RNA sequence: GCCGCUGUAGCUCAGGGGUAGAGCAACUCACUUGUAAUGAGUAGGUCAUCGGUUCAAAUCCGAUCAGCGGCUCCA
Numbered sequence: 001g002c003c004g005c006u007g008u009a010g011c012u013c014a015g016g017g018g019u020a021g022a023g024c025a026a027c028u029c030a031c032u033u034g035u036a037a038u039g040a041g042u043a044g045g046u047c048a049u050c051g052g053u054u055c056a057a058a059u060c061c062g063a064u065c066a067g068c069g070g071c072u073c074c075a
Stems, first nucleotide, its partner, number of pairs: 001071007010024004018055001026042005048064005
């Protein structure tokens, strides 16, 4: 330099045009003498960034950034 994959909640990941979700973690409540466990609930997101397409974009297209992998060349 070229190619491919990945980027979504604090963490691990689903979701692939029509109101953003799960598990774990956090917080509250119940239970308990108390803690843990268990149960119920709450909060947490400009979906990497910028632009385009569309009535509508996390999703499709382009560019950029970051991470990972592969290939190749060279002074």
Molecule: transfer RNA
Organism: Candidatus Peribacteria bacterium RIFCSPHIGHO2_01_FULL_54_22